Molecule: RNase P RNA; transfer RNA
Organism: Actinobacteria bacterium UBA5182
RNA sequence: GGAGCCGGCCGGGCGGUCGCGGCGCCUUCGGCCCCGGAAGGGACCGAAGGGUCGAGGAAAGUCCGGACUCCACAGGGCAGGGUGCUGGGUAACACCCAGGCGGGGCGACCCGCGGAAAGUGCCACAGAAACAAACCGCCGCCGCCGAAGACGGCUCGCCGCCGAGGCGACGGCAAGGGUGCAACGGUGAGGUAAGAGCUCACCAGCGGCCGGGUGACCGGCCGGCUCGGCAAACCCCAUCCGGAGCAAGGCCAAGCAGGGAGCGGGCGGCCCGUCCGAGGCUCCCGGGUAGGCUGCACCGAGGGUCGCGGCAACGCGGCUCCCAGAGGGAUGGCCGCCACCCGUGCGGCGCCGGUCUUCACGACCGGGGUGCGGCGCGGGAACAGAAUCCGGCUUACAGGCCGGCUCCUUCC
RNA sequence: GGCGAGGUAGCUCAGUUGGCAGAGCACGCGGCUGAAAACCGCGGUGUCGGCAGUUCGAUUCUGCCCCUCGCCA
Repeated sequence: GGAGCCGGCCGGGCGGUCGCGGCGCCUUCGGCCCCGGAAGGGACCGAAGGGUCGAGGAAAGUCCGGACUCCACAGGGCAGGGUGCUGGGUAACACCCAGGCGGGGCGACCCGCGGAAAGUGCCACAGAAACAAACCGCCGCCGCCGAAGACGGCUCGCCGCCGAGGCGACGGCAAGGGUGCAACGGUGAGGUAAGAGCUCACCAGCGGCCGGGUGACCGGCCGGCUCGGCAAACCCCAUCCGGAGCAAGGCCAAGCAGGGAGCGGGCGGCCCGUCCGAGGCUCCCGGGUAGGCUGCACCGAGGGUCGCGGCAACGCGGCUCCCAGAGGGAUGGCCGCCACCCGUGCGGCGCCGGUCUUCACGACCGGGGUGCGGCGCGGGAACAGAAUCCGGCUUACAGGCCGGCUCCUUCC
Repeated sequence: GGCGAGGUAGCUCAGUUGGCAGAGCACGCGGCUGAAAACCGCGGUGUCGGCAGUUCGAUUCUGCCCCUCGCCA
């Protein structure tokens, strides 16, 4: 100098001006109510001015996990769903940390993860066979044919030519060929009629024993020889899960309808009782609609900082801070300067080439998809907006900063 | 704000133990007709919403994203 890997962070700053939302804040003014004889004091509402606070790393998708609320619930099991190497962290998780094994990369590093030897199912086409098979092939034995030419080939066929083994049944084998994503452990040697873990060595896998580790697992020795893939197919094993969601839920409560009491009218001489309200009036009642208040703006699994424990995630303790919030839904517009990016122009120092010079230094001339810093002009500045709250994951994102590490090349 | 269902041909829809994706209407060509319609015959209808993953192989199984529709005061 080039090419990469991993982690963390920011995602404009300052000033002016015009605007927005909240407030158990302050001042002034107005309205209304209460106390008081008055002066005055207090509560509520509204306006203006001031003060103070005011979006994100994802506020998003609503994919997981909780808090909170209501409903259901003796206990256990089935069904259904989630998760899935091991050990920790956490309120909990499909998240995070550390470790193990396998795969990829020269490497920094990245990706994956229970069980296929419990059972069922599937493995299209091709292929003999997709799980324990035999098409071609190899071998043994028997029979038949064959130099009077078999079998086979050339040929549509016959003749003719070529010239030595061929065919069938039974049995053994799985080395080789071929098919396929995948073929019944791999390589080599011995062995055999031919072969084969049939035997041996090494490797892979399985089982047992010993040692290490909390564990996943690792190392060593021994054994018999071997067992396909798919569980993001059913399933098995382990473990977790009741359902719904702030439009949950709670409180207050017009109007209409309903119920009760009284007034009223009819039956009636009067009271009780009963009927009528089809037109009227007053009071009360429960449930509850519209609507309003709350949940909900709250001290919280909270933020910052320091110390301690731990490899780390994280935990414990001290100090300190109070930090958005509606219900048409609030943070923005413009201007200036600075910082950033892109394009372009100018000149400077480098770089390269040439000339002068013996060389170097130096001077001059020329060059460009070039490096560094400077000045000017023009343009750009992302993804996106809390709505009950919190912890994660995922997705989107112009541009930039910091830290650690790897590989290649060159120079000292 | 919360919860659920769906996306397959131009349109309306089928599609299961994962193995070349179908039906009706519409469309094109040919026949019939003097010419049309109807009818008869033939035919292509396709990134199975998109991108990754599992698998030898994905419309189907898994994850993420996009779009449409419905319900809850």